[in-house]
RNA sequence: CUCUUAUCAAGAGUAGGUGGAGGGACUAGCCCUAUGAAGCCCGGCAACCGACAGUUCCGUUUUAUGACGGAAGUGCACGGUGCUAAUUCUUGCGGGAACGAGCAACAACCGUUUCUGGGAGAUGAGAG
Numbered sequence: 001c002u003c004u005u006a007u008c009a010a011g012a013g014u015a016g017g018u019g020g021a022g023g024g025a026c027u028a029g030c031c032c033u034a035u036g037a038a039g040c041c042c043g044g045c046a047a048c049c050g051a052c053a054g055u056u057c058c059g060u061u062u063u064a065u066g067a068c069g070g071a072a073g074u075g076c077a078c079g080g081u082g083c084u085a086a087u088u089c090u091u092g093c094g095g096g097a098a099c100g101a102g103c104a105a106c107a108a109c110c111g112u113u114u115c116u117g118g119g120a121g122a123u124g125a126g127a128g
Base pairs, nucleotide, nucleotide: 001128002127003126004125005124006123007122008121013042016041017040018039022032023031024030026092028090029089043084044083045082048080049079050078052075053074055072056071057070058069059068060067061066088120093117094116095115096114097113098112099111100110
């Protein structure tokens, strides 16, 4: 870097330290920021992978107690990551609904709101 797969509406410092101007991936918006950005350290959150504990079920084995292996979900937070403004802040391509506007009327075009599929992105795990 590419592919596969799961998750993305919850949670985490409104006075921690350092640092000094930027940040929210990109577009367009809209925000955050010297009442101090990014980064780093500390703290915290969660529980994806592993470890550990116990539960249920299945298999093998044993005369039996039991032992071993596997699966599921539970707990823990020890190890590996991750995260710690705003729904992944909204949006980018497509479909639906309501309202407004439009018209003599109906419909379409247009605007606003909303639902939804997809794309893009992020993170974990696995593979190349």
Molecule: SAM riboswitch aptamer (S box leader)
Organism: Paenibacillus flagellatus